[in-house]
Description: The RNA shown here (Fluoride riboswitch aptamer (crcB RNA motif)) has 63 nucleotides and comes from a Candidatus Hydrogenedentota bacterium. Of the family's consensus pairs, 100% are formed in the model. It was read from a public genome assembly, where an Rfam model found it. Its mean pLDDT, the model's own confidence on a scale to 100, is 76.
């Protein structure tokens, strides 16, 4: 100096927060939905990576 492994730490997983689990990345990264398009524009689903709770939003019913 290079390579590999281990330990520790941090970050990310299309809209908020808590808990648990899983996966990915190491700042040159992981990640940044779909349809359509004349690349101007337009349309659609979803608060989860997964489960669950709360909040926001939407629909229906009852009081």
């Nucleotide at each position: 100096u290079u390579c590999a492994g281990c330990u520790c730490a941090g970050g990310a997983g299309a809209u908020g927060g808590g808990g648990u689990u899983c996966u990915c990345c190491u700042c040159u990264a992981a990640c940044u939905g779909c349809c359509c398009u004349c690349c101007g524009a337009g349309g659609c689903u979803a608060a989860u990576a997964a489960c669950u709770c709360c909040u926001a939003c939407a629909g229906a019913a009852u009081c």